[in-house]
The prediction has a mean pLDDT of 82. Predicted 3D model of a 74-nucleotide RNA (transfer RNA) from a bacterium. It was read from a public genome assembly. Rfam family: tRNA. The family's RNA type in Rfam is transfer RNA.
RNA sequence: UGCCCCCUAGUCUAAUGGCAGGACAGAUGAUUCUGGUUCAUUUAGUCGGGGUUCGAAUCCCUGGGGGGCAACCA
Repeated sequence: UGCCCCCUAGUCUAAUGGCAGGACAGAUGAUUCUGGUUCAUUUAGUCGGGGUUCGAAUCCCUGGGGGGCAACCA
């Protein structure tokens, strides 16, 4: 310098262009003498910007971050 892949909540992971969901973690409550376990309820998310579309996590452009491969220099 070029090419390719990835980016969703604190963590992990789904979603055919059509309600953003699950698990763990957190919070509150129940149970318990207390704690743990268990059960119920619940908070929080699509990396930024732009575009296409009736509609974008999904498609396109651009930027950022991470990873891989190649080349160049020495």